[in-house]
Molecule: transfer RNA
Organism: Triticum aestivum
């Protein structure tokens, strides 16, 4: 310094229902496949505590990884 969906990453500086790309499922298109279009599923935001009406976000400790 980083930890957020199967993979890669945003979001946090205003604390207020968590997003993008790829992947994946269904449908459309096609003689068919790919590509393309539409829709959906998938997250206890590393773990534990504190503050707060409310924490991915603020505070403390811990764990793992990178330098």
């Nucleotide at each position: 310094g980083u930890a957020u969906a199967g993979a890669g990453c945003a979001g946090u500086u205003u604390g207020g229902u968590a997003g993008c790309u790829c992947a994946u499922a269904a449908g459309g298109c096609u003689c068919a496949u790919a590509a393309c279009c539409u829709u959906g599923g998938g997250g206890u935001u590393g773990c534990g505590g504190g503050u707060u009406c409310g924490a991915u976000u603020c505070c403390c400790a811990c764990u793992a990884c990178c330098g």